RNA sequence: AGUGAGCAUAGAGGUGCAAAGAUCAUAAGUACGUUACAUGAAGCUAAUGAGUGCUAGUGAUUGUAAUGGAAAGGGAGAUUUGCCGAAGUGAACCAAGAACUCAUUAUCUUGUUUCACUGGUGCUGUAUUUAAUAAAUCCAGUGCUGUCAUAUAGCUAAUUGUUUGCUAUAUGGAGGGCUAUCUCACGC
Numbered sequence: 001a002g003u004g005a006g007c008a009u010a011g012a013g014g015u016g017c018a019a020a021g022a023u024c025a026u027a028a029g030u031a032c033g034u035u036a037c038a039u040g041a042a043g044c045u046a047a048u049g050a051g052u053g054c055u056a057g058u059g060a061u062u063g064u065a066a067u068g069g070a071a072a073g074g075g076a077g078a079u080u081u082g083c084c085g086a087a088g089u090g091a092a093c094c095a096a097g098a099a100c101u102c103a104u105u106a107u108c109u110u111g112u113u114u115c116a117c118u119g120g121u122g123c124u125g126u127a128u129u130u131a132a133u134a135a136a137u138c139c140a141g142u143g144c145u146g147u148c149a150u151a152u153a154g155c156u157a158a159u160u161g162u163u164u165g166c167u168a169u170a171u172g173g174a175g176g177g178c179u180a181u182c183u184c185a186c187g188c
Stems, first nucleotide, its partner, number of pairs: 002186005008181004014084001016083005023076002032068007042055003046105006087118006094111005119145007127137002147173009157163002
C1' cells in the first nucleotide's frame, strides 16, 4: 500500500422534506343574528338514560320571506426557520380534549412510546377523506433521477501486461444505505 471492525464529525440526491406568521382565493351568500307571518311545547350532544343545571305561552321547536352576515380546517405562491428517515403511512398501548353536569357506547382531534414499510420525485387509475372535480394519503402501473454492486464497450494515468479513475449501456439492491475524514486491530 492494503484488509477488517467500530465510533464520531461533515456532506450529497432535488419540482428534496417539514414548520411558522402575514397576504390571497375558496369555504359562502353557508352557519348564525334581526324583523314579519304561520305552527304551538318542548329545547340545550352522535345515540340512550338520569338530573339538585339553564331557556321557554312575555312563544320553545319547525317552516317561509326580507335584511344583515362570519369563522375553523384544508389550499396557493412568495418569505423566514429547521433539516436529509428529512418526513410520511399503518398497527398496538397509554393520556388529554370535543357536550349544561354525570354515566354507557361510538366517533373525531392532539401527543408520547414500541414495531413494520417507503432512497427521492412526476404522471395515470382506483379507493379514502373533504364543501370541493382543490389538495392530501394508501395501493397498482408507468417515467425521470441520485447512490452502490456486477457485466460489456470506449477514453484515461501509471505500468509493460495487468490494474486505477472517468463516461455510456444493461441488470440488480436498499437509507440500518452512500461519500469523505477519523479511531482501533491485523499486516508490510